[in-house]
RNA sequence: AUUUCAUGCAGAGUGGUUGAGGGACGAGCCCUGUGACGCCACGACAACCGGACAGAAUAAAGUACCGGUGUCAACUCUCUCCUGGGAACAGGGCACAUGAGGU
Repeated sequence: AUUUCAUGCAGAGUGGUUGAGGGACGAGCCCUGUGACGCCACGACAACCGGACAGAAUAAAGUACCGGUGUCAACUCUCUCCUGGGAACAGGGCACAUGAGGU
């Protein structure tokens, strides 16, 4: 880089530093000098992978103890394409993100 599978309506933030942008892209809407993004420290959430423990006929479900990631405004913030519907909305798809594999 590409591809496969799973998940994406739950959950969880303070301090320091910096100083103007940020929420992937387009549109909207929103956050932001009452300090954004980034970085650092500590903390938290979660339970994808390995281990441990537990369980078990096989398999699955569990705990959050150790390790590897991830996450901590708004449903992936909403919408774009298709289907149903008068609408609200529902389902699916695309894209994106994260994890675990393959090439």